Molecule: small-subunit ribosomal RNA
Organism: uncultured Bacteroidota bacterium
RNA sequence: AGAGUUUGAUCCUGGCUCAGAUUGAACGCUAGCGGCAGGCUUAACACAUGCAAGUCGAGGGGUAACAGGUCCCUUUCGGGAUGCUGACGACCGGCGCACGGGUGAGUUACGCGUAUGCAACCUGCCCAUAGCUGGAGGAUAGCCCGGAGAAAUCCGGAUUAAUACUCCAUAAUAUUUCGAAACCGCAUGAUUUUGAAAUUAAAGUUUCGGCGGCUAUGGAUGGGCAUGCGUGCCAUUAGCUUGUUGGUAAGGUAACGGCUUACCAAGGCUACGAUGGCUAGGGGUUCUGAGAGGAUGAUCCCCCACACUGGUACUGAGACACGGACCAGACUCCUACGGGAGGCAGCAGUGAGGAAUAUUGGUCAAUGGGCGCAGGCCUGAACCAGCCAUGCCGCGUGCAGGAUGAAUGCCCUAUGGGUUGUAAACUGCUUUUGUACAAGAAGAAUCUUUCCGACGUGUCGGGAAUUGACGGUAUUGUACGAAUAAGCAUCGGCUAACUCCGUGCCAGCAGCCGCGGUAAUACGGAGGAUGCAAGCGUUAUCCGGAUUCACUGGGUUUAAAGGGUGCGUAGGCGGGAUAGUAAGUCGAUGGUGAAAGCCUGCAGCUUAACUGUAGAAUUGCCAUUGAUACUGCUAUUCUUGAGUGCAGUUGAAGUAAGCGGAAUGUGUAACGUAGCGGUGAAAUGCAUAGAUAUUACAUAGAACACCAAUUGUGGAAACAGCUUACUAACCUGUAACUGACGCUGAGGCACGAAAGCGUGGGGAGCGAACAGGAUUAGAUACCCUGGUAGUCCACGCUGUAAACUAUGAUCACUCGCUGUUGGCGAUACACAGUCAGCGGCUAAGCGAAAGCAUUAAGUGAUCCACCUGGGGAGUACGUCCGCAAGGAUGAAACUCAAAGGAAUUGACGGGGGCCCGCACAAGCGGAGGAACAUGUGGUUUAAUUCGAUGAUACGCGAGGAACCUUACCUGGGCUUAAAUGCAGCUCGACGGACCGGGAAACUGGUCUUCCUUCGGGCGAACUGCAAGGUGCUGCAUGGUUGUCGUCAGCUCGUGCCGUGAGGUGUCGGGUUAAGUCCCAUAACGAGCGCAACCCCUAUUGUUAGUUACCAGCGAGUAAUGUCGGGGACUCUAACGAAACUGCCGGUGUAAACCGAGAGGAAGGUGGGGAUGACGCCAAAUCAGCACGGCCCUUAUGUCCAGGGCUACACACGUGUUACAAUGGCCAGUACAAAGGGCAGCUACCACGCGAGUGGAUGCUAAUCUCAAAAGCUGGCCUCAGUUCGGAUUGAAGUCUGCAACUCGACUUCAUGAAGGUGGAUUCGCUAGUAAUCGCGCAUCAGCAAUGGCGCGGUGAAUACGUUCCCGGGCCUUGUACACACCGCCCGUCAAGCCAUGGGAGUCGGGGGUACCUGAAGUCCGUAACCGAAAGGAGCGGCCUAGGGUAAAACCGGCGACUGGGGCUAAGUCGUAACAAGGUAACCG
Repeated sequence: AGAGUUUGAUCCUGGCUCAGAUUGAACGCUAGCGGCAGGCUUAACACAUGCAAGUCGAGGGGUAACAGGUCCCUUUCGGGAUGCUGACGACCGGCGCACGGGUGAGUUACGCGUAUGCAACCUGCCCAUAGCUGGAGGAUAGCCCGGAGAAAUCCGGAUUAAUACUCCAUAAUAUUUCGAAACCGCAUGAUUUUGAAAUUAAAGUUUCGGCGGCUAUGGAUGGGCAUGCGUGCCAUUAGCUUGUUGGUAAGGUAACGGCUUACCAAGGCUACGAUGGCUAGGGGUUCUGAGAGGAUGAUCCCCCACACUGGUACUGAGACACGGACCAGACUCCUACGGGAGGCAGCAGUGAGGAAUAUUGGUCAAUGGGCGCAGGCCUGAACCAGCCAUGCCGCGUGCAGGAUGAAUGCCCUAUGGGUUGUAAACUGCUUUUGUACAAGAAGAAUCUUUCCGACGUGUCGGGAAUUGACGGUAUUGUACGAAUAAGCAUCGGCUAACUCCGUGCCAGCAGCCGCGGUAAUACGGAGGAUGCAAGCGUUAUCCGGAUUCACUGGGUUUAAAGGGUGCGUAGGCGGGAUAGUAAGUCGAUGGUGAAAGCCUGCAGCUUAACUGUAGAAUUGCCAUUGAUACUGCUAUUCUUGAGUGCAGUUGAAGUAAGCGGAAUGUGUAACGUAGCGGUGAAAUGCAUAGAUAUUACAUAGAACACCAAUUGUGGAAACAGCUUACUAACCUGUAACUGACGCUGAGGCACGAAAGCGUGGGGAGCGAACAGGAUUAGAUACCCUGGUAGUCCACGCUGUAAACUAUGAUCACUCGCUGUUGGCGAUACACAGUCAGCGGCUAAGCGAAAGCAUUAAGUGAUCCACCUGGGGAGUACGUCCGCAAGGAUGAAACUCAAAGGAAUUGACGGGGGCCCGCACAAGCGGAGGAACAUGUGGUUUAAUUCGAUGAUACGCGAGGAACCUUACCUGGGCUUAAAUGCAGCUCGACGGACCGGGAAACUGGUCUUCCUUCGGGCGAACUGCAAGGUGCUGCAUGGUUGUCGUCAGCUCGUGCCGUGAGGUGUCGGGUUAAGUCCCAUAACGAGCGCAACCCCUAUUGUUAGUUACCAGCGAGUAAUGUCGGGGACUCUAACGAAACUGCCGGUGUAAACCGAGAGGAAGGUGGGGAUGACGCCAAAUCAGCACGGCCCUUAUGUCCAGGGCUACACACGUGUUACAAUGGCCAGUACAAAGGGCAGCUACCACGCGAGUGGAUGCUAAUCUCAAAAGCUGGCCUCAGUUCGGAUUGAAGUCUGCAACUCGACUUCAUGAAGGUGGAUUCGCUAGUAAUCGCGCAUCAGCAAUGGCGCGGUGAAUACGUUCCCGGGCCUUGUACACACCGCCCGUCAAGCCAUGGGAGUCGGGGGUACCUGAAGUCCGUAACCGAAAGGAGCGGCCUAGGGUAAAACCGGCGACUGGGGCUAAGUCGUAACAAGGUAACCG
């Protein structure tokens, strides 16, 4: 110090979360020791038991207990007497009990903190000073006697003492009254001196020294009171108050005071927050933080308050009293039922509550307290010990060597390697700790006793004696022996640390983001690693990070946030000069700021924690004093801010009245006839009772075309025909006047579009609601026809808008260019200047960016308003306003990890522009109808094996299912297996033939059966190791393929621009088939694609000339290149040539385009092929092959037979043949290319109608062979279900094959179905193409081939063009999409869960009010009773705790029912928003 998380990515805003520190903690796992601290945060809940406040005999009467003495009795044990002594129960008296200890309920207060004051006060014990201490008296407790009662306790009688009580005397520096003087003080007044009068005191004891007692003054200590300042939250608490505020008088108090009472006055507090509600002891401190702050108030210290709850006083120096009293209440206990007792928030302890907090311990040795002369007694204060890892600190669990890097474990690319790991074993060493034994503290100084000394009988100093709970503890020594001692959490990122197995959106994890759906570093386990360590994690809390409430230190155009606008009160802020003052401000000094704590130095425990000591700090408050720049205040003054005057403009500024024309509607009249109107198209509607259209006149209401403009005016809302009246304002010029009069503005007041409301008018057009017609699946809409409120006027209310410049007001400053409105200066239509507005562009600067930019969102100043994640919600409740509608103010629970802004790249749009493609159009031929073939779906089946499924599956994998194939089904067999290798062992088998069984596989029987150079070879069976799987996952993969698409795109380096994603380049203008090329250009280049290079084809040359060819020469035949020969031609097959917009003309800067140009076989990529960029579709394929993982192993492997893949109400795709005359049939006749051929193709001959069969020959092929059709010539058919069409069926055959039943092809004869050109819709094709005709090949025994792949023959039509459909490319635009429109997303309803509002009511709570009653008690009054009196009893009165009654307000719980809200993988209905979202959206 930061990090994670919104996005495809980016920057920003903004929340959530984490890393740190902390604790009186708790929980989980674990645990060796010590030191020092700490330990009911909850029920101020209830308490059994013990202890926590006594002491003094040197105040007193005395003697119950104990001890001693004396006396008596007694055999002993012992008993009795005696206060005589030590002592001492109970009692009188004195002092203490108001300290110490506990707790935090109450309290928002002079309670606390801090600083002052008391001239308004008190103070026992203590200190100092002065004086005094004389006399007298009556009681009472105790004791004794009697009585009542269960007890607690009480009553009566007799007697008695005091340092108890009373009286008298004396007395002042006391108190009171009346005077005098001096002096002081802010005032009341105080102090000192002095005169007179009145009043008030005491206690004894003694060892004779004293110790006490009384009065007065002073001090010290402790308290009381008053005051300034500071000290929570809520305004959804705005008014509160009657002893209230003040005065006079009296009372009361230690003392001032409405503290109390009477009278008088009517005040007092409050927006600088009164009153009310909620919460809370305050401070020193503690935690955190860089600090400022925030949080906190345990332990320790100070103050306060309280002591079962409430009230009250008494005593006393001090209390309204924790271990005192009285009363009331609640609760508990005792009881003989009549009455009594009690108060742990003291120390232990118990129960309860709770996540949770200890021993019914020891001692007064030390420190301190009470009493006492003292010894001493008391002391749960205190000091110690016990329990608890609760915290902090320290120590240890060993150290060194030791590599075959052992073994196990775990992992891997697994003959091997890595890791655990120098770790272990093993060797040596040490002994903190531990165990045993031994020694053994400091804390002790006092008091007291005694001795000595100095002053002189007592204090001080010195010596000796005496005193330790802790504790035989700390500590020390010796011995023994690595011996007694390591865990917890984590390992996806943040965040240090990784692999395997299991699991399979399950189980689970999770602080946030998020993991888990078969290869999980995220779950569980293991191995390993990391972090900390006697602890480690989790949970909770607070601060930090969070500059995320911002004083330090934030914002408000679009992210949350500027009030709709103005006027203006309080408040805040405020121009120049001079003088004064000294409140703020700054300095100096003094006081205070307790101690402890924090910080620094030093010191003590072995160290540290801890502790001691010294210092610093304590940023504050008060006082005194100084300074005077700034601010304030006072006084004087100035003119530039502001205003006034004078002069002149300007304008849709406002209000009222009058006037005007156009348009529209309506009425009347005329004209006129069948429609009008309306729409995408229609219909409703109007119209023959005469509409619409046209004309004239009349009338009504509303609005004001052109001018008209990023124009003008106004504070905003807003304002538009013309004229008049009244009213307001800006601006400009001038510089006469005033002299800071200013700015802003919480509350307040006023204005405030539209809609809406009230009353009364008005009502033409438009037009919510409503009606009808359309549209639609629906259409409560969009469109149409009507139409009421309303829109208009007057008056009154409402008070809101996306009331927007989403930009508060004012002042100052800060480059420029340009347009325009109103003025000024000037003769001026040049020109430049100036003031006030309205606009555009731009620099610096600012900004997240977009952008803003003298009209700031720049730089500064002042004031106001507002914001603090999204939703819930501008909602609920409360309050105020309103006639209502509603407005203003304005939450919480709950829920999410985002919501959001700007910009970027894509994708998309029923956005735009440009362009291309058999995309449309123009054509030709098809499909869709029929029959059949084939594939698919579906159905069926034992099985109909599997895969492919929009385009991009469906004559596809399959280039050929009768068996085989074959993966499927049924049945029968085998289990190292069907094949191969190796090793071992055995053997000469295996095989073959024959005979059986069987469907076969297989199995039973008989016969037969190797070679050898003897080393072995060959073969077979058995055993073992390696198998096998067309089983799953194409969403684990490789490879291959389809598609966009042969579309023109996809990128990179460097540079530049941008905070960045990214852009530029690749855009723009042209051009092209093309990101093809040219020009321009912050880009310059390059790569993969395009093109070219390759193959075929079109022309030609050279070379070569067999099996091809045959012009010329020759030979020969019935005939044929048949033969000799030839190298001319065709052809074959190798190498060349040729085409490049090269030439010409035109257009153009160029690229390029145009031309029926030339030339040329070919002309603008000549035609065709191969060639497929980055990528998309988790596209296809685990059944071609390969391969990870999973699964099967007498079976999911393998062998065999038969069956199935060929099924068949149906639906779809792809084809074939047709429907006929451009045809069919018959006869004759001509011309290819490319291929195939030896288990083959076969000439030719014979036979058969034919498929074929039987012979026979040629050919391993430019040699032989398969081997053409349409065409042409001639004939028949004549428009028919036909001489079209050939399905189907019957019969007879041929061929292949082990075998044609399921289930082959072909032939012949016979049969002769549907079908007469095919609905919506749809497919192919732009030239040697479509169409049409045949030929060949692969697979193959044969063939279901009409399929596929090739070949040639014949050989068209059309393209105006790019509006539309589809697909694509580029640029641009919008976007809430990014899984990218098959996107996103809204609302109702239905289901579950959650919190919440209302709610008839019901229950509870605190506080107040009124009335009634009213204990104890103070005070007041008082004739009867007591007393001589003083006085008392009794009685009465005031006040009050408590109780009762009543009405109301407030707060909370529950509540049938009800309202909305939130959340929840796959519910329903629609499709509102995001694109022009298909009616632009949004605000009221």